Predicted 3D model of a 73-nucleotide RNA (transfer RNA) from an Actinomycetota bacterium.
RNA sequence: GGGCGCUUAGCUCAAUUGGUAGAGCAACUGACUCUUAAUCAGUAGGUCACAGGUUCGAUUCCUGUAGCGCCCA
Numbered sequence: 001g002g003g004c005g006c007u008u009a010g011c012u013c014a015a016u017u018g019g020u021a022g023a024g025c026a027a028c029u030g031a032c033u034c035u036u037a038a039u040c041a042g043u044a045g046g047u048c049a050c051a052g053g054u055u056c057g058a059u060u061c062c063u064g065u066a067g068c069g070c071c072c073a
């Protein structure tokens, strides 16, 4: 330098091929327990990497940028 892939909650990851963004863990509150832990119930938490474009409608499609990974030279 070229090719391919990835970027979604604090962390790890989904989202049925464009139609109201979810799970587990963690956090917080409550119950239980002599206490911690464990268990149970609930609550909160998102600029879907960033900037544009297409569309009635974009996490999803297109372009560019940034970061990370793999391969080739």
Base pairs, nucleotide, nucleotide: 001072002071003070004069005068006067007066010025011024012023013022019056027043028042029041030040031039049065050064051063052062053061

It matches the Rfam family "tRNA". The family's RNA type in Rfam is transfer RNA. From the family's description: Transfer RNA (tRNA) molecules are approximately 80 nucleotides in length.